[in-house]
RNA sequence: GGGCCUAUGGUCUAGUGGCAUGACACGUCCAUGGCAUGGACGGGAUGGGAGUUCGAUUCUCCCUAGGUCCA
Repeated sequence: GGGCCUAUGGUCUAGUGGCAUGACACGUCCAUGGCAUGGACGGGAUGGGAGUUCGAUUCUCCCUAGGUCCA
C1' cells in the first nucleotide's frame, strides 16, 4: 500500500427495510432481625458522515477503530 471481516446500553449478545432481544451489572420496592438468595418494576445502546427509500440498526459509498491475509 491492497483484499476481506467486524463495530448494537457499563459488559456480553440476538436481530430484521417498519422504532432493538436477552443475560449480567445498576436503581427502587417486597420478603429476612440482617446478609446472601429470590420476586416485581425501572433507567440505559445500533462507531461518525453522506446517499437510496415513504421509512435505514439493516442496503450503497467514504471516514475512524480493531482483527486477519497478501505484498